[in-house]
Context: one part of a larger RNA
RNA sequence: UUCGAGCGAGGGAAUUCGGCAAAUUAGCCCCGUAACUUCGGGAGAAGGGGUGCCAGACACGAGGGUGUCUGGUCGCAGUGACCAGGGAGCUCCGACUGUUUAAUAAAAACAUAGGUGGCCGCGAGACCGAAAGGUUGUGUAUGGCCGCUGAAUCCUGCCCAGUGUCGGUAUCUGAAAGCCCGGUACAACGGGACGAAGGACCGAUAAACGGCGGGGGUAACUAUGACCCUCUUAAGGUAGCGUAAUACCUUGUCGCUUAAUUGGCGACUUGCAUGAAGGACCAACGAGAGCUCUACUGUCCCCGCUCGGAAGCCG
Numbered sequence: 001u002u003c004g005a006g007c008g009a010g011g012g013a014a015u016u017c018g019g020c021a022a023a024u025u026a027g028c029c030c031c032g033u034a035a036c037u038u039c040g041g042g043a044g045a046a047g048g049g050g051u052g053c054c055a056g057a058c059a060c061g062a063g064g065g066u067g068u069c070u071g072g073u074c075g076c077a078g079u080g081a082c083c084a085g086g087g088a089g090c091u092c093c094g095a096c097u098g099u100u101u102a103a104u105a106a107a108a109a110c111a112u113a114g115g116u117g118g119c120c121g122c123g124a125g126a127c128c129g130a131a132a133g134g135u136u137g138u139g140u141a142u143g144g145c146c147g148c149u150g151a152a153u154c155c156u157g158c159c160c161a162g163u164g165u166c167g168g169u170a171u172c173u174g175a176a177a178g179c180c181c182g183g184u185a186c187a188a189c190g191g192g193a194c195g196a197a198g199g200a201c202c203g204a205u206a207a208a209c210g211g212c213g214g215g216g217g218u219a220a221c222u223a224u225g226a227c228c229c230u231c232u233u234a235a236g237g238u239a240g241c242g243u244a245a246u247a248c249c250u251u252g253u254c255g256c257u258u259a260a261u262u263g264g265c266g267a268c269u270u271g272c273a274u275g276a277a278g279g280a281c282c283a284a285c286g287a288g289a290g291c292u293c294u295a296c297u298g299u300c301c302c303c304g305c306u307c308g309g310a311a312g313c314c315g
Base pairs, nucleotide, nucleotide: 001310002309003308004307005306006305007304008303010301011300014299019296027051028050029049030048031047036041038151052073053072054071055070056069057068058067059066060065074078086294087293088292089291090290091289092288093286094285098110099109114149115148116147117146118145119144120143125136126135127134128133153280154279155278157212158211159210162209163208164205165204166203167202168201171200172199173198179192180191181190182189213231214230215229216228217227240274241271252268253267254266255265256264257263
């Protein structure tokens, strides 16, 4: 010097991206326990008190034993070592338990119960196979398969013009073969009628793929615009939420928190470029993300000492 441990005056996160690491707490008994809540929880919430040994009495028990009371007694310390939660508050995301990148990612990703759409009446639908045949299933729509979403609660607006899917279709288009006519001593070939699917055409469908703008004018201060007009292309962003895991400008503005805050939280909100199978809310849960308070500490001020291993040095 390095690695692994132990202790530390005063301060106590000033360290740092960040309390990373360490420290604190810890078992059992008794008391006591908030907001919120899906009434189950939250909860071991929080916060207190006790805890050894000895003697006696008592209660219960079949007994091993368990418990209560009183008195005494030792230590700095009685879950005496080992073992053994630090706690509280706010927000985001995901409901939850679970699963995952064997060997850099455990998560907000996947799954999930629940919701919803599509196909399917069984010699079905879907899948494997060239077929025979097989699986779902010796199941039968309260079933099976495929997709999307992702507990509960409150809700889920408008658009079918485009693309897709499904259905219809008088008519139009529409290949080859076959048919008719021409042509060829046969053919080739030319023309015509007929005409499947598909398309044109007509409809339905957005929890299908998706979309939900722009420009004017307008109220008796101003400002704003309930209201009116118009254009492209079907409609013109509803309820909510909102500077957001989404906001460029941006460290938006205001309030709280700090001595001081590009942080956090609460509001406002003209949202560069929120928004409904997804939005909003949310108790519980989380080795998830951000912030605060408290306890505690060698993280730090600022390092010191001790023990052990190694390197190094001397031999």